[in-house]
RNA sequence: CGAGUAUAACAGACAGUCGCGCGGCGAAGCCGAAAGGCUCGCUGUGAGGAAAGUCCGGGCUCCACAGGGCAAGGAUAACGGGUAACGCCCGCCCAGAGCGAUCUGAGGAAAAGUGCAACAGAAAUAGACCGCCCGAGGUAUGCAAGUAUCUCAGGUAAGGAUGGAAAGGUGCGGUAAGAGCGCACCCGUCGGCUCGAGAGUGUCCGAUGCUGUAAACUCUAUCCGGAGCAACACCGGUAUGGGAGCAAUAGGCUUGCCCGGCCGCUCCCGGGGUGGCUAAAGCGCCGCGGCAACACGGCGCGUAGAUAGAUGACUGUCAAAUACAGAACCCGGCUUACAGUUAUGCUCGUGCA
RNA sequence: GCGGGUGUAGUUCAAUGGCAGAACACUAGCUUCCCAAGCUAGAUACGUGGGUUCGAUUCCCAUCACCCGCUCCA
Numbered sequence: 001c002g003a004g005u006a007u008a009a010c011a012g013a014c015a016g017u018c019g020c021g022c023g024g025c026g027a028a029g030c031c032g033a034a035a036g037g038c039u040c041g042c043u044g045u046g047a048g049g050a051a052a053g054u055c056c057g058g059g060c061u062c063c064a065c066a067g068g069g070c071a072a073g074g075a076u077a078a079c080g081g082g083u084a085a086c087g088c089c090c091g092c093c094c095a096g097a098g099c100g101a102u103c104u105g106a107g108g109a110a111a112a113g114u115g116c117a118a119c120a121g122a123a124a125u126a127g128a129c130c131g132c133c134c135g136a137g138g139u140a141u142g143c144a145a146g147u148a149u150c151u152c153a154g155g156u157a158a159g160g161a162u163g164g165a166a167a168g169g170u171g172c173g174g175u176a177a178g179a180g181c182g183c184a185c186c187c188g189u190c191g192g193c194u195c196g197a198g199a200g201u202g203u204c205c206g207a208u209g210c211u212g213u214a215a216a217c218u219c220u221a222u223c224c225g226g227a228g229c230a231a232c233a234c235c236g237g238u239a240u241g242g243g244a245g246c247a248a249u250a251g252g253c254u255u256g257c258c259c260g261g262c263c264g265c266u267c268c269c270g271g272g273g274u275g276g277c278u279a280a281a282g283c284g285c286c287g288c289g290g291c292a293a294c295a296c297g298g299c300g301c302g303u304a305g306a307u308a309g310a311u312g313a314c315u316g317u318c319a320a321a322u323a324c325a326g327a328a329c330c331c332g333g334c335u336u337a338c339a340g341u342u343a344u345g346c347u348c349g350u351g352c353a
Numbered sequence: 354g355c356g357g358g359u360g361u362a363g364u365u366c367a368a369u370g371g372c373a374g375a376a377c378a379c380u381a382g383c384u385u386c387c388c389a390a391g392c393u394a395g396a397u398a399c400g401u402g403g404g405u406u407c408g409a410u411u412c413c414c415a416u417c418a419c420c421c422g423c424u425c426c427a
Stems, first nucleotide, its partner, number of pairs: 001349010012318007020046007028039004048324001052335002055333005060228004067259004073224005079091004093107001094105004108219002113217002115213003129160002131156003135152007168186006187209006193202001195200001232275004241269006251263004282301006289294001354423007363377004371407001379395005400416005
């Protein structure tokens, strides 16, 4: 210098003019039956790394604070740790990809049982179609031994052919022909021993040769009550807002059933206010423990909160200002989208000293 | 905002993980003086991208599109 890899940060800035939401302060007036709200001036403040998808986990609220019994269902999946919790994160093991940095893995059990494996192929979870070999019989040939061929009964998984998958692989021995039948080496599985906290591991010992599929049923281990801020609570007025229909041993809600608990139901028209609401298991820096995730201590910051829904528009300067996109109860994650730019660590290649 | 569901031919629907079908519609031919009806033949699809599997419309994950329900005193 080029190529790559991992992590982190930014997501226009400044000035001016106009406009909008919310908070505070001030003054008068207006609306409303009331609760309460509005207008004006000054001032402060005002979207994101994903606010998104709503895929997980929690807080919060109500249902009996999550209830008693039975059953079903769902989720997760090597090991150790972190966390409020998680399907997230960190570390590590194993397997795979890459020269490498590094990346990827729904990564328990197929030797508990059941199912499935189309087509092809003789055979699909077990096997004799061709082939090879022994025996019996027939035919042809031959003086005969024998040779060739056919049939029958067996042996054989070496070779051929099919398939995604065909009964551990290679070699030697062995055999009628063959075969882990025996031996050597290799591969896999299980057990012991070594090391390790563990998953695991190994120039060790022994046994053994088992198809694949659990993102098929299932088994094992662990976890899970339901609903969601349109939850829910409160205030005020209204003679239970007006109308129609249905039901009364019914029906609905509490995931299923039995208890227990609560409630009349459906449709049309009209239709107030406040809280919940933002301080968050929050963020930054330093110290300290830890490989790390993270924990502990100290200091500092603590900055949208609407309810038809604000966060915008224009001008100027900077080389340019352009991506994906916009809060709606809150938080921790994951996933997906994304113009341009910066920093740091590491790897590979090339050149020079 | 919250919750639930569905994507297969132009339309409405099927399909145990093993060659994607039916009806209507469309196109061409036959029939008719012409049209309709009828008969024959044909074309046209698993929303998209990954994964599991020998093999995916089907199972799993992500994504996109569409549909439905949920507030307001009691």
This is a predicted complex of two RNAs, RNase P RNA and transfer RNA, with 427 nucleotides together. Rfam match: Bacterial RNase P class A. Its family is annotated with ribonuclease P activity, tRNA processing and dimeric ribonuclease P complex in the Gene Ontology. By type it is a ribozyme. The coordinates come from a structure-prediction model, not an experiment, and the mean pLDDT is 77.